A computed fold for a 1676-nucleotide part of an RNA from a marine sediment metagenome, annotated as large-subunit ribosomal RNA, half A.
Context: one part of a larger RNA
């Protein structure tokens, strides 16, 4: 690796109950007679969906129908039904609560009431039933302020509104922004989205103060031309008409005045006249008026009721049509006769049905209820003439100024509309005719109504589909707007198929169970409910081959060997070895790239449509072509066909700005001359390309803007509550002493201040560590700041995003903040990035220029390519030209080296001046020399460039027009310039070559070097480059040197006695060089200098001069200087060469890095190295040979084709041509097909490719192949979606901490039950409660899943049960912030604000305590004991019309009523003690019945004397004008009298002859420590943070309201009090958690959460440390 069986998975295939677009029909509202839309109920059993409403899956009448029926949905009881049941249709009935919601109030679906009437009780309150009772608005009626009539207001009665929808259609008030102009601001998006207001089936508009032009039309509206025209427009982008035609449908009327009358008012000169209302008349073919005729037409109202709908109902044809055949099953096949047909749409019956079922074609029907034509009645309505007078709509029309609209942006800007001021005429007048003026035309504004043609479709009912077919179609095919997430607007899935029938598996085995094996059902169980097909990943099992020295993009080419037997083929499989190879996709100058993108399969995903251009095919016609809305016919249907339709469109005439004129015409004075025409092909479709407008190839943005939801987190503010153990300091002031004239001041003392100290609870959060896939999406430990205050903290509320809060940090406003989130504008944009899906063939690019707010974009041009067409091109070679570049040059311009020569100048020297001398000073111009230049040339190449009638080679390469493009980031290399550092794998150019886009062979490897251009297949023939020892094809080839350094196989300056090899020049047998041996001396340590200087620190020298073979006034070395070694130099020894110097060749040194690593390796040395010369070879996908493929060009044939010959045939962007495939339509009920279709699997087979067949199996109904047609047609990539599966992995982890042991149940036990030990907390880890949650509470039973292990167990899961209130908490009672709000104020609209009322607790107020009981509730249920309201009745007492019992206000009046912080006092709570009291023990070890030891030693709430601590001024008579009226009441005011009064919280009596009580204890060894008994109950000590009570005492910050209460009148009033027994008492809540495993954090999470209780020892303490009761041992 293959193969063979499985598993997992749900892909594909069929299907389709469901979608999703439409077409015709009819319909367009519901809703106070109570809508939509909920809750919450109704079943025999009933959870959830229909249905329905306490008459509750229903109840009544009609009507249709005619055998069963009790909905989805089985099952069992049980009813029901031909006396007609269910089930359809019409109509009624009934119809809880909630919602507009409508008695008030409210957190929707719930609470409280009041008015009539009733039901109930012995009577009454409570209770309980029907019916009314909301606000506004219009109308009557009534009553009525300030205020005299009046009016507002109120009352009542009537009618009408309210809300909802169809996310759609219309019209109005408001009105964005992304966006587009390649920024932006006019201007576009656009009057769009979106908020509001109002509507109707439509709405709107509408019958000329209109258009239009010298002709004429005659309301609107809609449609097709006119027209992308005329216009507008930073004249950008882009808006964009109208005349007039031609069609649809057509319908026109009515007020006001004038002029007449009538009413009642006011006025009158009484004759009228005014003005108001009503009536006639009247309406632009003007009317009144004056005169003359005359009865059409109708839109209005009443009526009618053809026919239509809302339920049916007949409906033909094989007795199941016979008989064979296959099969589980006939409707298939076959055969053999048939029938119907106005019916061969359709579905359905066990495959495929005209005749078997429902049905189709046709026909036919309604008690009811809806539409509803045609017709009738009513009733309204005319016309001619005249033309004096009168009459036609004013804060109107105009006009300024400012703005909307108009296609029209202030423009010349007319017409329309108005917000401000101004303001007309009267028909002899007015408006329009695009500024305005005149004529002319044309209409008559300032009031009104109106059908149709148009627009839209939630809902009904009938159909349609080249629409989908479970990743598709709605978001939903299944009980989906569902689970689920979010405080909230709001977001928002996933999930189809057993079979013809459940005929769903009875019985047996294994198993605790899950599950499985047999049997049986069935056509099939490999259809078995995890159920049709059953594909891949992935995961197994057996096998065939291979594998254990072996470096590997895994394949390909060769091949040894094993096994194997096919669509029988030159077979399959695995495969030792060996050759050669660094994936695939996008971006790029370039990528194995360590750049990007994919973990794997599978599914699904990206150039469409639509409209108009515009080129090409193509078809029709053709100087024509052609219709457009639209109309009429027409078929079994269709959205189809056919016909009419000639409006307009092009096009057939140009030219001019234009008048115009025309085969011409314009320029022009022109007849010239030029320009543009003139010599003719178009027009409709349809495909294809390709653009423009639309989201336009697909996915991606940060943002913008517009409605809405958010303060349950957090800011800050507003009400009203709550907590702050303990412990220390000692302000002020006061006393007392000293002290002073007096003060001052000091001392002690008293005091108890303080953004005051320490330190817990509470808050915060300094540093550290951990911890960082946590325990935790911010935390744990240790440590650390504040804690009586600018502190902390709960409940209710407030302030919202263009905003709000902010002791202020751009901080917070629900894990989110330089502007929350949420829905829409919305497919915002996106010169960006990414991705873009079958094949073949034929061509083939650029990385440049110009311009570009341009540079990574674009336009034009260059390059490419397809068509047509014309006739041209390229290149060498040679001739002939222009030229100023390399090189030179230095006459020009500049620069420049030395010297000559001098003007000038400087120094010096002279000098009164003039001047003059000098000068190793500069030094201009000139001369000689040596030089230099991209912007220097007297001069001057080579190449390249330009032209040819020359010759050659190429042979369509050129050029023009037309469609279509890409491409504007290069890159390296060579060469020539620049820049730069004559840096650079640097940058700019040039000229070329290669890469891009190109593969092969060299260069180890290695895009850009060098050779060379791959159509395919074979063969190994010749060669390039570069090789030829081995790796690794080919020479250990030849001649002749060189190198010695492994130089070759990496480098400089510099340096070196390396070697060759070539020149010069010394010394040398009169003995050279180099060794040895010997000498190397004297003057003199030469002067100087110095401490010293003797050859040898140093300085001078004419460094001399003697002896010598030779020896310096000294070449080192050395000393303090001498000394001393040496050396130059000289003899001798030896006996031939020695030196020194230039150039070339090949070598050497210099050459230090972090894996061997600078020949590719081995290894290589007269070579395997270099030099040079020469001969063979080997080498590429070049070239040549075989053979085929295509394609073009000729030429030939048997011309729809072939055949021969040539030549091509590498390719990215890109053009451009020919197929493959998928689906669904048409033909077509196509062939086929239960004797087996699709799809899957396999398989050695066809073809150039996309792919096509064939056989087997599975499978189990459809479905190819041909012709055309139409597309949702082809995936590997998008950090794509989805789904499923892998890998890391049996890994991290198992979430702070103690457990052991028996025994029990159990299939199973480390986890569960019980005992025992043992450990942990104890200001909690214990107990009570709010909030929240909402059944988790308790009992039986389960153990799939949750439980971080287990699991017999549970906060799991099934079932059954559980929460009992006159006093508890809330309502039924007040109010606080705040909220809501009749009227009423303001505001484009929604709405805001806000009186009166109401509402609203965290606050007031308000009556029960002990003890017992349950498996689970208890102040609630039981004993007992009490308190509260009310209500009648009994006995009695007052009292009844006032000589007034007695109630008593919604009024007034007082009370209620208040904060901090300190310090002492009484006093309990609770707590210890005890030789008190009780009751039980009392084994063992020396003693101990005892001062021994262990436990226990209580009780409410009412009710009553008593009057303590302590506070305290009051009581009473009189008077009084305030207290919104009154007051005997408060308040003032005056008198008398005063410590009288008041009064806690405890304690005592009762309450108790009760309750509880250790303890002991039955039936009973279990149901039990149950039933029942039941002792003692004293005293002293210590004391609170409770209580008395914010009393007191002190400072300042100066510390809610209302209501019950009390008083009091106003007023009411016949009944009322008193006491006994009695009655009456509603709603909600109450289970169980509750610092937690039940709430708030996704979790049985080390976080978080207000209040109360919180015992002992030690201690200051609530720290902290060990315990009690209690509670737990934390689930590996």
């Nucleotide at each position: 690796c293959g193969u063979a069986g499985g598993g997992u998975g749900a892909a594909u295939g069929c299907c389709u109950u469901g979608g999703c677009a439409c077409u015709a029909g009819a319909a367009g509202c519901c809703g106070a007679u109570g809508a939509a839309g909920g809750a919450c109920g109704c079943g025999a059993u009933a959870a959830g969906c229909u249905g329905c409403g306490a008459u509750a899956a229903g109840c009544u009448a009609c009507g249709a129908g005619g055998a069963g029926g009790c909905g989805c949905a089985a099952a069992u009881a049980g009813c029901u039904g031909u006396u007609g049941a269910u089930a359809c249709g019409u109509a009624g009935a009934u119809u809880u609560c909630c919602g507009a919601a409508u008695g008030g109030g409210g957190a929707a679906a719930c609470c409280c009431a009041c008015c009539u009437g009733g039901g109930g009780u012995a009577a009454a309150u409570g209770c309980u039933c029907a019916g009314g009772u909301a606000c506004c608005u219009g109308c009557a009626u009534g009553u009525g302020a300030a205020u005299a009539c009046a009016u507002a207001g109120c009352a009542u009665g009537u009618a009408g509104g309210a809300g909802g929808g169809a996310g759609a259609c219309g019209c109005g008030g408001g009105g964005a922004a992304c966006u587009g102009a390649a920024a932006c601001a006019u201007c576009u998006a656009a009057g769009u989205a979106c908020c509001c207001g109002c509507a109707g089936g439509a709405a709107a508009a509408g019958a000329a103060a209109a258009c239009a032009a010298a002709a004429g039309u005659g309301a609107u509206u809609c449609c097709g031309c006119a027209a992308g025209u005329a216009g507008u427009g930073g004249c950008g982008a882009g808006c964009g008409a109208a005349c007039g035609c031609g069609g649809a449908g057509a319908a026109g009327c009515c007020c006001a005045a004038a002029c007449c009358g009538a009413a009642a008012u006011a006025c009158u000169u009484a004759g009228g006249u005014a003005a108001u209302u009503c009536g006639g008349g009247g309406u632009u073919a003007g009317g009144a008026c004056u005169g003359u005729c005359a009865a059409a037409a109708g839109a209005a109202c009443u009526u009618g009721g053809a026919u239509c709908a809302u339920a049916g109902c007949a409906g033909a044809a094989u007795g199941a049509g016979c008989a064979g055949u296959u099969g589980g099953a006939a409707a298939g096949c076959u055969g053999c006769g048939a029938c119907c047909g106005u019916a061969g749409a359709g579905g359905g019956u066990a495959a495929a049905a005209g005749u078997c079922c429902c049905g189709u074609a046709u026909g036919c029907g309604a008690a009811a209820u809806g539409a509803g034509a045609a017709g009738a009645g009513u009733c309204u309505g005319g016309a001619c003439a005249g033309u004096a007078u009168c009459c036609a709509g004013a804060g109107u029309a105009c006009c300024a100024c400012g703005a909307g609209a108009c296609a029209c942006g202030a423009g010349a800007a007319a017409c329309c509309u108005u917000g401000u001021g101004g303001g007309a005429a009267u028909a002899u007048g007015g408006g329009a005719g695009g500024a305005c003026c005149a004529c002319c035309u044309u209409c008559c504004a300032a009031g009104g109504c109106u059908a149709a043609a148009u627009a839209c479709u939630a809902a009904c009912u009938a159909g349609u589909g080249a629409c989908c077919g479970a990743u598709a179609g709605u978001g939903a095919a299944g009980c989906a707007g569902u689970a689920c997430c979010g405080u909230g607007a709001g977001g928002g899935a996933a999930a189809g198929g057993u079979g013809a029938a459940a005929a769903g598996a009875a019985c047996c085995c294994c198993g605790g169970g899950a599950g499985g094996g047999g049997a049986g059902u069935g056509a099939a169980a490999g259809a078995g409910a995890a159920c049709c097909u059953g594909a891949a990943a992935c995961c197994c099992u057996a096998u065939g081959u291979u594998u254990a020295c072996a470096a590997g993009c895994a394949g390909u080419u060769g091949a040894a060997g094993a096994g194997c037997g096919u669509u029988a083929a030159u077979g399959c499989u695995c495969g030792a070895c060996a050759g050669c190879g660094u994936a695939c996709u996008u971006u790029u100058u370039g990528u194995a790239g360590a750049a990007c993108g994919g973990u794997c399969c599978g599914g699904c995903g990206a150039g469409u449509u639509a409209u108009u251009g515009u080129a090409u095919g193509u078809g029709g016609c053709a100087a024509g072509g052609u219709u457009a809305a639209g109309u009429a016919c027409u078929u079994u249907a269709a959205a189809g066909g056919u016909a009419c339709g000639g409006a307009g469109c092009c096009g057939u005439a140009g030219g001019g700005a234009g008048a115009c004129c025309g085969a011409g015409u314009c320029u022009u004075a022109a007849u010239a001359g030029g320009g543009c025409g003139u010599u003719u092909a178009g027009u409709c479709g349809c495909a294809u390309g390709u653009a423009a407008u639309a989201g336009a190839c697909c996915c991606g943005a940060a943002a913008c803007c517009g409605g809405g939801u958010g303060a349950c987190c957090u800011a800050c503010c507003c009400a009203u509550g709550g907590a702050c153990a303990g412990g220390u300091u000692g302000a002020a002031g006061c006393g007392a002493g000293a002290g002073u004239a007096a003060a001052a001041u000091c001392u002690c003392g008293u005091g108890g201040a303080g953004g005051a100290c320490c330190g817990a609870a509470c808050c915060c959060g300094u540093g550290a560590a951990c911890g960082u896939u946590g325990a935790a999406a911010a935390g744990u430990u240790c440590u650390g700041g504040g804690a009586u205050g600018a502190g902390c903290u709960g409940u209710g509320g407030g302030u919202g995003g263009c905003g709000g809060a902010g002791a202020a940090a751009u901080u917070c406003c629900a894990a989110u903040c330089g502007a929350a989130c949420u829905c829409g504008g919305a497919u915002a944009u996106a010169g960006c990035u990414g991705g873009u899906u079958c094949u073949c063939c034929c061509c083939g690019a650029a990385a440049u220029a110009g311009c570009u707010u341009u540079a990574g974009g674009g336009c034009u041009a260059g390059c490419c390519u397809u068509a047509a067409g014309u006739u041209a091109u390229u290149c060498u070679a040679c001739u002939g030209g222009a030229g100023g570049u390399a090189a030179a040059g230095c006459a020009c311009u500049g620069a420049a080296u030395g010297g000559a020569c001098u003007a000038g100048g400087g120094g010096c020297c002279u000098u009164a001046c003039c001047g003059g001398g000098u000068u190793a000073c500069c030094g201009a111009a000139u001369c000689c020399u040596a030089u230099c230049a991209a912007a220097c040339u007297a001069a001057g190449a080579a190449u390249g460039c330009c032209a040819g009638a020359u010759a050659g080679a190429a042979g369509a390469u050129g050029c023009u027009u037309a469609g279509g493009a890409g491409u504007c980031a290069g890159a390296c290399u060579a060469u020539g310039u620049g820049a730069g550092a004559u840096a650079a794998g640097u940058u700019u150019c040039a000229u070329a070559g290669u890469c891009a886009a190109a593969a092969g062979g060299g260069a180890a490897a290695c895009a850009g070097c060098c050779c060379a251009g791959a159509c395919c297949a074979u063969c190994a023939g010749c060669u390039a480059a570069g090789g030829u020892c081995c790796c690794a094809a080919a020479a250990u080839c030849g001649u002749a040197g060189u190198u010695a350094a492994g130089u070759g196989g990496a480098a400089a300056a510099g340096g070196a006695u390396g070697u060759g090899g070539a020149u010069u020049u010394g010394c040398u047998a009169a003995g050279a060089c180099a060794g040895c041996u010997a000498g190397g001396a004297u003057g003199u340590u030469g002067g100087c200098u110095u401490a010293g200087a003797a050859g040898c620190a140093g300085c001078c020298a004419u460094u001399c001069a003697u002896u010598c073979a030779a020896a310096g006034a000294g070449u080192g070395c050395g000393u303090a200087a001498u000394a001393g070694c040496u050396c130059a130099c000289u003899a001798g020894u030896c006996g031939a060469g020695u030196g020194a110097a230039u150039c070339c060749g090949c070598g050497c040194c210099u050459a230090a890095a972090a894996u061997u690593a600078u020949c590719g390796g081995g290894g290589c040395u007269a070579a395997a190295a270099c030099u040079a010369c020469g001969u063979a070879c080997c080498g590429a996908a070049g070239c040549a040979a075989u053979g085929g493929a295509u394609a073009u060009a000729u030429a030939c044939u048997u011309u729809u084709a072939g055949u021969a010959u040539a030549u091509a045939u590498g390719g990215u962007a890109g053009g451009g041509g020919a197929g493959c495939u998928u689906a669904c339509u048409a033909u077509a009920g196509u062939a086929g097909g239960u004797u087996g279709a699709a799809g899957c699997a396999u398989g050695a087979u066809c073809g150039u490719a996309a792919g096509g067949a064939c056989a087997u199996g599975u499978g189990g109904a459809c479905g190819a192949g041909a012709u055309a047609g139409u597309a949702g047609u082809g995936a590997g990539a998008a950090u794509g979606c989805c789904g499923g599966a892998a890998u890391a992995a049996g890994u991290a982890g198992c979430g702070c901490a103690a457990g052991u042991a028996a025994a029990g149940u159990g299939a199973g036990a480390a986890u569960c039950u019980u005992u025992a030990c043992c450990g942990u907390c104890g200001a909690a880890a214990a107990c009570c409660u709010a909030a929240g949650g909402u059944u988790u509470c308790c009992u039986g039973g389960g153990g799939a899943a949750g439980g971080g292990u287990c699991g017999u167990c549970c906060g799991c899961c099934c079932a059954g049960g559980g929460u009992a209130a006159g006093u508890c908490a809330g309502g039924a009672c007040c109010u606080a912030a705040g909220c809501u709000g009749a009227g009423g104020c303001u505001g484009a609209a929604a709405a805001g604000c806000g009186u009166a009322a109401g509402c609203g607790a965290u606050g007031g107020a308000c009556a029960a305590c002990a003890g017992g009981u349950u498996g689970a509730u208890a102040u609630u249920c039981c004993u007992g004991u009490a308190c509260u309201a009310c209500c009648g009745u009994u006995a009695c007492u007052c009292g009844a019309u006032a000589u007034u019992a007695g109630a008593g206000a919604u009024g007034u009046g007082g009370g209620g009523a208040c904060g901090c912080a300190g310090g002492g006092g009484g006093a309990u709570a609770a707590g210890u003690u005890a030789a008190g009291c009780g009751a039980g023990c009392a084994g063992c070890u020396g003693g101990a019945a005892a001062a021994g030891c262990u436990c226990g030693u209580c009780c409410a709430a009412g009710g009553g004397a008593a009057g303590u601590a302590g506070a305290u001024a009051g009581u009473u008579u009189a008077g009084u004008a305030g207290g919104a009226a009154a007051a005997u009441c408060c308040g003032c005011u005056a008198g008398a009298c005063g410590u009288u009064u008041c009064g806690a919280a405890a304690g005592c009596c009762u309450g108790a002859u009760g309750g509880g009580g250790a303890g002991g204890g039955a039936a009973a060894u279990u149901a039990a420590g149950u039933a029942c008994c039941g002792a003692a109950g004293u005293a002293a000590c210590u004391g609170a943070u409770u209580c008395c009570g914010c009393a007191c005492u002190g400072a300042c910050a100066a510390g809610a309201a209302a209501a019950g209460c009390c008083a009091c009148u106003a007023u009411c009033g016949a009944g009322a009090g008193u006491a006994a027994a009695g009655g009456u008492a509603c709603c909600u809540g109450u289970a169980c958690c509750g610092c937690a495993a039940a709430c708030c954090g996704a979790c049985a999470c080390a976080g978080g959460u207000a209040g109360g209780u919180g015992a002992g020892g030690a201690g200051a303490g609530a720290a902290u440390c060990c315990u009690a009761a209690g509670a737990c041992g934390a689930a590996c």
Model confidence (mean pLDDT): 83 of 100. RNAcentral holds the full RNA, with entries from SILVA. Rfam family: Bacterial large subunit ribosomal RNA. Rfam links the family to the GO terms structural constituent of ribosome and ribosome.